[in-house]
Small-subunit ribosomal RNA from uncultured Halomonas sp., 1498 nucleotides, folded computationally. Taxonomically the source falls in Halomonas (Bacteria, Pseudomonadati, Gammaproteobacteria, Halomonadaceae). The prediction has a mean pLDDT of 84. Rfam family: Bacterial small subunit ribosomal RNA. Rfam links the family to the GO terms ribosome and structural constituent of ribosome.
């Protein structure tokens, strides 16, 4: 400090999600030790047991009992000491512990007031304490009752109660004084009246008591300011606000009552309602802040719930009382008893939290003189890795880099100095010995000293002494052994550090987010390794941060989520120049306060740190004083730059009201006049012979307002459009003159406000939802077409919303120019159709600048001020509920739950379009021939079959792997046989190999016999073959072309793909490669922020098409010469074909002429050839996860007496059918016949065969030549001459059958060809639809090779003969460039929407139904206080009289309960509404391209 995730890739927005850190924490695995913290966060739910508040005998009276002792009837009595418990009184149970329901409130923080107050114990000071009195518990006696507990009766004490007396500076009343002060008022004081007080005890010295007054403390009340969410909670409120009076308090106060008056709070949020104890502080933040209130400290509230008081200095009281009420419990059924939110501990609850523990030894409280008692307060243990700290678990050496694991490219490599040996060390646990501190204060004894009359007391000192440790078997030291007892837990795709095998095979499974897994998973489970952290280490939960992701510090609103459809203007906020004063804000300084802890800084102590302790600092805070005067505000005064008024112009569809025009619609009458007319992509539906349409006359209605007219005008927006009046509204120009900040901005609020729609009433020509009919269509409830009514027109009154947009509030102020326009005003001149200033408006570029870009750019989206609305992931949903308004449709305000990880902007590169532009190609047309129709033939699909082996499947599978399946090929089925194997490699023995028989067997194969002794040698052997044994292997046309190499197709021989540098751009990228020409062509030239280069084309290669050199056989023969019936046959020649080596030759080179002077284009010449001369090879960066694992290699996976080898048969050759490629034909451009001429390139010794005979042939026989320009295949066919057939299923066409042959081959049954006799199928040029091909091409007509024993109508190749056609690019297919839109990017075979069926999710309505809070109104009425009292009862005091007190009845307030009706919320409910998410449903096909009717608001 960031980082992952939206895209194909980019910036941007903008969510989701992760690394920190923290915790009263729980769960999983896991555990050595120690310290120092913390430990019901849930049911303030119920609790059994024990303990948590006593204490004083020096307030009182006195008891049981127990010691001694004394009479003595030995079990009584009585003396003495002592004396528990209980009782009467004192203090104290209001501290201390516990808990967070309540409370949004003066509770709490903070400041501040009381002149409106009280304070037990304590300290200080004065003053005082005389006299008496009646009770009354306990004890005793006697009842009642199970019990609790209670009645009566006697009789007694006190520091218990009561009376007198005394009494001030105390309280009250009243009349005054004097000083202050801050308004009621205070402080000091003067006289008079009236009221009130005490308590005693012992060890004689103290303690203790009583007034009063200070102080301390503790508390009590007021007040400023601060303190959570909802406005879908907007009005609340009758003791309510004031007041005067009276009552109650310690005190102020409607705190209460009585009267009176009507008041009080609220948008700076009343009331409601929801949630919460508040603070100090605690997590986290860089701060600001968020987000908490566990320990510990402070206050505040509460004690089973709910009410009430008493007592007391103090409570409305946790362990105290009454009462209701719910529970529990005891019980003799009459009645009683109880409150763990105190330390323990129990059941519930819960994921979840501990011991029924020890001591008062410290520290603190209570009583007490004290000693001492009491203390679950508190210290200490015990238990839990909750949580921080700290320590070990060894150190050092040790390569044979052991052994075992894993992996491996089989060499290796890791684990690993790790172990294991060797050397050494004990930290902690262990075991044994020692062994501190925590104890001081009190108290006793001696002495000094001060105080004092004092050797007492008391204080201070110093000496000694007693007692007194829970922890504690402690800390800590020290001995002994032994390396000895002590490591794991998570992760390893990327964010994140850390790899590999093996298993599984979209299955199990992972997962915080992106996402893994569908047969090679570094992501799932195991290992090996390895990263991190370490007694802990993930995991889940909840908080901070990172989130500038609610922007105060710190964010936005053209397009991303966001400017109210526009005014006016209420509150608010904000405001021009100046003088004065003021001093609230501001600004500098004093006090004071901001407990303590804690943080933070500097020291000190446990060995260290954790923890603990001292001391500063800090505490932003408020409060008081004194001071200042720039700004702000306030008061007062001025001024004119801001606003405004008055004057004088001129523009404007501004805006209402009323009158008018003309032209076009239609529609009524009338005429002329005949058959169609209207309407479409085409129709039709409709109108028309009852006369339309068309014209020509007249008339009627209503609506609208052509040209002018314009990025022109006016409006605040919506909006406004013929011409005339009339009435109003705003702007702008001039120049003067006035008022003097009057202003901007606007929260509720009010007004305007297209179009639709709604109410009345009117109007209705066109046009037109609805509808109704015709087309279209699979369908058409639309898009076209005829019709047509609401509705559009007017009046009044509603509604209140649009993509009401510039998607861009209002106002104001600054900040470069150029160009146009509207209105006005100013100068100037050449007086014009003129120029230049300035100004309101309204447009276009464009500079700084902004800006994600894209653009914005004085009309700001630039730079600043002022105000107001608005946004905060996408759906859900602008929707439910409620409110408000609406007649009513509906509008406004406006959530949740659930759900995804994205949604969203600009821009870029593609790709696509039923988007646009240039161009290409047998694309299309123009032609020629074909297939689709028969019969065959092949190949495929089906199908069958034991088995029809496998592959190939849109172009770019289908005469394709297969340049050739009768055995064999073969991979397939059947049957029979081997199992180290037919074939490699190694070991080991034996034998040369071979090479002839013979028997079985369908063969493989098995069993027999003979023959054969080979080469090399250092004499040890070896090499090659052959056979047996054994195990390592082999072997697999067995799967995966979606693991792959290689090889290929295909877009395509299209004109394309790209790369350096450099430039633009945040960037993805663009630029070159675009543009203007022009080419077959990203050819080449111009141009040009690009210069260059690279693979692609073009060229080099190779045929072919002309000449030359050179060469001369087998090839050739012009001339010479011999010679045959006849041949270059021979002699020779080397001219000429040929042949095969090398040149030459074409380059837009020339000319003309078009282009820009360029590149080219177009015509010409000359040449054998002319613009790439024909024609092959040659295929760019890449697409299809194209095709081949069966050619071949080759990972991985299977198979090993078999998926492997072998034989022998049979299948790949089946046959209702379908396709696809061919051959032949349907015939006279022809069949058949007889005669005749010219090739080219090939092939031949396991071979092509001549000649010959033989057979009708097909072949046979028999043999010359040829290892080839020598010989042979070998005959060329169309053609050309002549006959013949004459339009027929023929003398066309040959399947198909029957019959007789030839050949090849071990074998032609399944299943070859080929010949000869006979037989003579379907077919008379072939629907729909669809291939070739542009010149020596189509067509056609024969040759030949490979493959091969044999077997083309296939394929390769090769030569005769040889046309028609192409206006041109409109349209179909295909492609290449530029542009343009896109919601596509798996790239239109693309994305997507909505019904509807299913299955789950949550959630609205719902007749209702249960619960919970709570207003209102009435009833009721315990205990209690407080008020009356006719009634009873009554110690002290009093002569009485009363006095003062209880009881008892009654009034009021007033818990609980109750009854009616109302609100809020919860949960539930038959049905029912949308909504969401789901695996390949089902109908269409809205939307994204001009999306096929442009889309999209109301």
């Nucleotide at each position: 400090a960031g980082a992952g995730u939206u895209u194909g890739a980019u910036c941007c927005u903008g969510g989701c999600u992760c690394a920190g850190g923290a915790u009263g924490a729980a769960c999983g695995c896991u555990a050595g030790c120690g310290g120092c913290a913390g430990g019901c966060c849930u049911a303030a739910c119920a609790c059994a047991u024990g303990c948590a508040a006593g204490u004083c005998g020096a307030g009182g009276g006195g008891u049981a009992g127990a010691a001694a002792g004394u009479g003595c009837u030995u079990g009584c009595a009585c003396u003495u000491u002592u004396g528990a418990g209980a009782c009467c009184g004192g203090c104290g149970g209001a501290c201390g512990g516990g808990u967070g329901a309540g409370u949004a409130a003066c509770g709490c923080g903070u400041a501040u007031g009381c002149a409106a107050u009280c304070u037990g114990c304590c300290u200080u000071g004065u003053a005082c304490a005389g006299g008496g009195g009646a009770a009354u518990a306990g004890c005793c006696c006697a009842g009642g009752g199970a019990a609790a507990c209670u009645u009566g009766g006697a009789u007694u004490a006190a520091u218990g109660c009561c009376c007198c007396a005394u009494a001030g500076u105390a309280u009250u009343a009243u009349a005054g004084a004097a000083c202050g002060g801050c308004a009621u008022u205070g402080u000091u004081u003067u006289a008079u009246a009236a009221u009130u007080a005490a308590a005693g005890a012992u060890u004689u010295a103290u303690c203790g008591g009583u007034a009063c007054a200070a102080g301390a403390u503790g508390a009590g009340c007021u007040u400023g300011c601060g303190u959570c969410c909802c406005a879908u909670u907007a009005g609340c409120u009758a003791g309510u606000u004031g007041g005067u009076g009276u009552g109650g308090u310690a005190a102020c106060g409607g705190c209460a009552c009585a009267c009176c008056a009507a008041g009080g709070c609220u948008a700076c949020g009343a009331u409601g309602g929801g949630u919460a104890g508040g603070g100090g502080c605690c997590c986290u933040g860089a701060g600001a802040g968020g987000g908490g209130g566990a320990u510990c400290c402070c206050c505040c509230a509460c004690a089973c719930u709910g009410g009430u008081a008493c007592u007391g200095a103090g409570a409305c009281a946790c362990g105290g009382a009454c009462c209701a009420g719910a529970c529990u419990c005891c019980u003799a059924c009459g009645g009683g008893a109880g409150g763990c939110a105190g330390c323990a501990g129990u059941g519930a609850g819960g994921a979840a939290u501990a011991u029924u523990g020890g001591a008062c030894a410290a520290u603190g409280g209570g009583c007490g003189c004290a000693a001492g008692c009491c203390u679950g307060a508190u210290c200490c243990a015990g238990c839990c890795a909750u949580g921080c700290c700290g320590c070990g678990u060894g150190u050092g050496u040790g390569a044979a880099g052991a052994a075992g694991g894993c992996c491996u490219u089989c060499g290796g490599g890791u684990u690993g100095u790790a172990a294991a040996g060797c050397a050494c060390u004990u930290u902690c646990a262990g075991c044994g010995a020692g062994g501190a501190a925590g104890a001081a204060c009190g108290c006793c004894u001696g002495u000094c000293g001060g105080u004092u009359a004092a050797u007492a007391c008391c204080c201070g000192g110093u000496a000694g002494g007693a007692a007194a440790g829970a922890c504690a078997u402690c800390a800590c030291u020290c001995g002994c052994a032994g390396a000895a007892g002590a490591a794991g837990c998570a992760c390893c795709g990327g964010c994140u550090a850390a790899c590999u095998c093996c298993g599984u095979g979209c299955c199990a499974g992972c997962a915080g987010c992106c996402g893994c897994g569908g047969u090679a998973a570094u992501a799932c489970g195991g290992a090996g390794g390895g990263u991190g952290c370490a007694a802990g280490c993930g995991u889940u939960a909840a908080u901070c941060g990172g989130a500038a992701u609610u922007a105060c510090u710190g964010g936005g609103c053209g397009u991303a989520a966001a400017g109210c459809g526009c005014g006016c203007g209420u509150a608010g906020g904000u405001g021009g120049c100046u003088u004065g004063a003021u001093a609230a804000g501001c600004c500098g300084g004093u006090u004071g306060u901001g407990a303590a802890a804690g943080c933070c800084c500097c020291g000190g102590g446990c060995u260290c740190a954790a923890c603990c302790u001292g001391g500063g600092a800090a505490c932003g805070g408020c409060a008081u004083c004194c001071g200042g005067a720039a700004c702000u505000g306030u008061c007062a005064g001025g001024c004119u730059a801001g606003a405004g008024u008055g004057c004088a112009g001129g523009a404007g569809a501004g805006g209402a009201a009323g009158g008018u025009a003309g032209a076009a619609u239609u529609c009524c009458c009338g005429g002329u006049g005949u058959a169609g007319c209207g309407g479409u992509g085409a129709a039709a539906u409709g109108c028309g012979u009852a006369g339309a349409g068309a014209u020509c006359g007249g008339g009627a209605a209503g609506a609208a307002u052509a040209c002018c007219a314009g990025u022109g005008g006016c409006g605040a927006a919506g909006g406004c459009g013929g011409c005339c009046u009339u009435c109003u509204g705003g702007a702008c120009u001039g120049a003067c003159a006035c008022u003097g900040a009057c202003a901007c901005u606007g929260a509720g609020g009010u007004g305007c406000g297209a179009a639709a729609g709604c109410g009345u009433g009117g109007g209705u020509a066109g046009c037109a939802a609805a509808c109704a009919g015709g087309a279209u269509u699979a369908g058409a409830u639309a898009c076209c077409c005829u019709g047509g009514u609401a509705g559009u027109c007017c009046a009044c009154g509603c509604c209140g919303u649009a993509a009401a947009c510039g998607a861009u509030g209002u106002c104001g102020a600054c900040c470069a120019g150029c160009c146009g326009u509207u209105g006005g005003g100013u100068g100037c001149c050449u007086a014009g159709c003129g120029c230049a200033c300035u100004u309101u408006g309204u447009g276009g570029c464009g500079a700084a600048g902004u800006u994600a870009a894209c653009g914005c750019g004085a009309u700001a989206a630039g730079u600043c001020g002022a105000c107001c609305g608005c946004c905060u992931g996408g759906g859900g949903a602008g929707u439910a509920c409620g409110g408000c308004c609406g007649c009513a449709a509906g509008g406004u305000u406006a959530a949740a739950a659930c759900u995804c990880a994205a949604a969203u902007g600009a821009a870029u590169u593609g790709a696509c379009g039923g988007g646009g532009g240039c161009c290409c190609g047998c694309a299309c047309a123009a032609g020629c021939g074909g297939u689709g129709g028969a019969g065959c033939a092949u190949g495929u699909g089906g199908u069958u079959u034991a088995a029809u082996u496998c592959g190939a499947u849109g172009c770019a599978a289908c005469g394709c792997g297969a340049a050739g399946a009768a055995c064999c090929u073969u991979a397939c089925c059947u049957a029979c046989c081997c199992u180290u194997g037919a074939c490699a490699u190694c070991u080991a023995c034996a034998g040369a190999a071979g090479c002839c028989g013979g028997g079985a067997g369908a063969g493989a194969u098995c069993c027999u016999g003979g023959u054969g002794u080979g080469c090399c040698u250092u004499c040890g052997g070896g090499a090659a073959c052959u056979g047996u044994a054994a195990g390592a292997c082999a072997g697999g046309u067995g799967c995966u072309g979606c693991a792959u190499g290689g090889c290929u197709g295909u877009c395509g021989u299209c004109a394309g793909c790209u790369c350096g540098u450099g430039u633009u751009g945040u960037g993805a990228a663009a630029u070159g490669u675009u543009g203007g020409g022009u080419u077959a062509a990203g050819u080449c030239c111009c141009g040009u922020a690009a210069c260059g280069a690279g693979c692609g084309c073009a060229a080099c290669c190779c045929u072919u098409g002309u000449c030359c050199u050179u060469a001369u056989u087998u090839g050739c023969c012009a001339g010479c010469a011999c010679g045959u019936a006849a041949u270059g046959g021979u002699g020779g020649g080397a001219a000429c074909u040929c042949u095969a080596a090398g040149g030459a030759g074409a380059c837009u080179g020339c000319c003309g002429g078009u282009g820009a002077c360029a590149a080219a284009c177009c015509g010409g010449a000359g040449g054998a050839a002319g613009g790439u001369g024909g024609g092959g090879a040659c295929g760019a960066c890449g697409u299809c996860a194209a095709g081949u694992c069966a050619u071949c290699a080759u990972g991985g996976c299977c198979c090993u007496u078999a998926c492997g080898g072998g034989u022998a048969g049979g299948g790949c050759u089946a046959c209702a059918c379908a396709c696809g490629u061919g051959c032949u034909a349907c015939a006279a451009u022809g069949g058949c016949c007889g005669g005749u001429a010219c090739a080219a390139a090939g092939g031949g010794u396991u071979g092509c065969c001549a000649a010959c005979u033989c057979g009708c042939g097909a072949g046979a026989g028999u043999g010359c030549g040829c290892u080839a320009a020598u010989c042979c295949c070998g005959a060329a066919a169309a053609g050309c001459c002549g006959g013949u057939c004459u339009c027929a299923g023929u003398c066309c066409g040959g399947a198909u059958c029957g019959g007789a042959g030839u050949c090849u081959g071990c074998a032609a049954c399944u299943c070859g060809a080929c010949u000869c006799c006979g037989u003579g199928a379907a077919g008379u040029c072939g629907g729909a639809a669809u291939c070739g091909c542009u010149a020596g091409u189509a067509a056609u007509c024969g040759u030949g090779a490979a493959u091969c024993a044999g077997a083309a109508u296939g394929u390769c190749a090769c030569g005769g003969u040889g046309a028609a056609u192409a206006c041109g690019u409109u349209c179909c297919c295909g492609g290449g460039c530029c542009u343009u839109g896109u919601a596509c990017a798996c790239a239109c075979c693309g994305c997507c929407c909505g019904u509807c069926a299913c299955a789950c999710c949550a959630u609205g309505g719902g007749a209702g139904u249960g619960g919970a809070c709570u207003g209102c109104a009435c009833c009721a009425g315990a205990a209690g206080u407080g008020g009356u009292u006719a009634g009873c009862c009554u110690a002290a005091c009093g002569c009485g009289a009363g006095a003062g007190g209880g009881c008892g009845a009654u009034c009021a307030c007033c818990a609980c309960g109750g009854u009616g009706u109302g609100g809020u919320u919860c949960a539930u409910g038959a049905c029912u509404g949308g909504g969401g998410u789901g695996a390949a449903g089902u109908c269409g096909u809205a939307a994204c391209a001009a999306g096929g009717u442009a889309a999209c608001c109301a």